[in-house]
This is a predicted structure of a 172-nucleotide RNA (FMN riboswitch aptamer (RFN element)) from Anaerolineales bacterium UBA6663.
RNA sequence: CAGAACCUUCGGGGCAGGGUGAGGGCCGCUGCGAUUACGCAGCGAGUCCAAUUCCCGAUCGGCGGUGUGCCUGAACUCAGGCGAGCCCGCGAGUCGGUCUGGCGCAAGCCGGCCGGCAUGACCCGGUGACAUUCCGGGGCCGACCGUAUAGUCGGGAUGAAAGAAGGUCACG
Numbered sequence: 001c002a003g004a005a006c007c008u009u010c011g012g013g014g015c016a017g018g019g020u021g022a023g024g025g026c027c028g029c030u031g032c033g034a035u036u037a038c039g040c041a042g043c044g045a046g047u048c049c050a051a052u053u054c055c056c057g058a059u060c061g062g063c064g065g066u067g068u069g070c071c072u073g074a075a076c077u078c079a080g081g082c083g084a085g086c087c088c089g090c091g092a093g094u095c096g097g098u099c100u101g102g103c104g105c106a107a108g109c110c111g112g113c114c115g116g117c118a119u120g121a122c123c124c125g126g127u128g129a130c131a132u133u134c135c136g137g138g139g140c141c142g143a144c145c146g147u148a149u150a151g152u153c154g155g156g157a158u159g160a161a162a163g164a165a166g167g168u169c170a171c172g
Stems, first nucleotide, its partner, number of pairs: 001172001003169001005168006015057001017056003023049004027044007058152002060142002062090004069082005085140002093117007101110003122138005144155003
């Protein structure tokens, strides 16, 4: 110099403000039961609460790659930096089976392996040699469980992972 392996740390953001009211409470009336207290049912163009999920509106965007644009340096040929939710790929989910595995009295939980299922979304114009990435405009997407129907609330999760930074160091 290089780089297998090992270690350490880091590693996801988001309902402002309104509308409606499925339901529920209180009060009143009626009926039935009842010794008092009270209980049950129905009704009310009485009153209060009530969906971060419905409606209007608001708001968020992991990681690697690619990137014609922009920025910095004296630089249109050099160097560095920024740059995709919807292009390519990765990650997180769930069900079943299994294990010489770990915890547990047990039920069961965690982890490994195998198999199945699920795994979303972009167009137009401009610039340019080349753009679904830049600029302008208009759209679209978002696992599972809970619950008044969820990208945003609660939960598995102070979890896990793609990956990033640093360190130690074998062969060469």